[in-house]
């Protein structure tokens, strides 16, 4: 002085996933809320389907190709994230998954019902706002 890895603190990413307040004092439980999701009339809208099943949540959908271990692998794309106070342009990177309902669901006012977790530390550059501290 550098590199690797573990740990707590702070501080910030996707995300709806954070708060408060009791029990307990570590963990976790429990009510509630901020946020989030479905399900359920009129009207409107679809009206021939029924295993070739059909719906949700989610950015997370399609399309090819090659293999023959028909279930993997690459290539791409609708979509989507972030550069540390915001937001805008530009280029480059990076995801492009999983999971649940159980034959059933358009929309949907009343109204009913559920969630409210996990996982990580990801480059520059223009603009142009916004805020803060000093000092006079």
């Nucleotide at each position: 002085u550098g590199u690797a890895a573990u740990a707590a603190a702070u501080g910030g990413c996707u995300u709806a996933g954070u708060u408060a307040u009791u029990c307990a004092a570590a963990a976790g439980a429990a009510u509630a809320a901020a946020c989030g999701g479905a399900g359920g009339a009129a009207c409107c809208a679809a009206u021939u389907a029924a295993u070739u099943g059909g719906g949700g949540u989610u950015a997370a959908u399609c399309c090819a190709u090659a293999u023959u271990u028909u279930a993997u692998a690459u290539g791409g794309u609708a979509g989507g994230g972030g550069u540390g106070c915001c937001u805008c342009u530009u280029u480059a990177c990076c995801c492009g998954a999983a999971c649940c309902c159980g034959u059933c669901a358009g929309c949907u006012a009343a109204c009913u019902c559920c969630g409210g977790a996990a996982g990580c530390c990801a480059a520059a550059a223009u603009a142009g706002g916004a805020g803060g501290a000093a000092c006079a």
This is a predicted structure of a 136-nucleotide RNA (c-di-AMP riboswitch aptamer (ydaO/yuaA leader)) from a Clostridiaceae bacterium. Its Rfam family is "c-di-AMP riboswitch aptamer (ydaO/yuaA leader)". Rfam describes the family as follows. This family represents a conserved RNA structure found upstream of the ydaO and yuaA genes in Bacillus subtilis and related genes in other bacteria. Of the family's consensus pairs, 92% are formed in the model. Lineage of the source: Bacteria > Bacillati > Bacillota > Clostridia > Clostridiaceae.